[in-house]
């Protein structure tokens, strides 16, 4: 300086163009004298960032930026 992998709730992670989940973790009720545990419900994403293609983007294409790697 070049290539290549990643970027998604508090945390690890799906999701190969059609409503963005799923463990764990917060919160709340039930069970129990209490904890642990167990069921049941909630909250919690501008899908890194800006553009583009598309009826429609986490998904396809551009540029940038941050982390890793490999080559020089």
């Nucleotide at each position: 300086g070049g290539g290549g992998a990643c970027g998604u709730g508090g945390c690890g992670c799906a999701a190969u163009g059609g409503u963005a989940g799923c463990g764990c973790g917060u919160u709340u009720g039930c069970a129990u004298g209490g904890c642990a545990u167990g069921c049941a419900a909630a909250a919690g994403g501008u899908u890194g960032u800006g553009g583009g293609u598309u009826c429609g983007a986490c998904u396809c294409c551009c540029a940038u930026c941050g982390u890793c790697u490999c080559c020089a």